A computed fold for a 74-nucleotide RNA from Acidimicrobiia bacterium UBA2766, annotated as transfer RNA.
Lineage of the source: Bacteria > Bacillati > Actinomycetota > Acidimicrobiia.
The coordinates come from a structure-prediction model, not an experiment, and the mean pLDDT is 82.
The sequence was found in a public genome assembly.

RNA sequence: GGGGCUAUAGCUCAGCCGGUUAGAGCGCAUCCCUGAUAAGGAUGAGGUCCCUGGUUCGAGUCCAGGUAGCCCCA
Numbered sequence: 001g002g003g004g005c006u007a008u009a010g011c012u013c014a015g016c017c018g019g020u021u022a023g024a025g026c027g028c029a030u031c032c033c034u035g036a037u038a039a040g041g042a043u044g045a046g047g048u049c050c051c052u053g054g055u056u057c058g059a060g061u062c063c064a065g066g067u068a069g070c071c072c073c074a
Stems, first nucleotide, its partner, number of pairs: 001073007010026004019057001028044005050066005
């Protein structure tokens, strides 16, 4: 220098053919339970969907350019 993959909650990851409200497990908070823990149960908080543009009535999803990480070629 060229190419590919990945980027969504604190962590690990889903998200089908673009469709109104973005989800799971773990973790966290409160409560129940217990003599007290652990385990278990209930409820809840938590998100610039990496960034900037574009297409569209509508973008986490499509397109372009960046950024970061990983891998391959030279």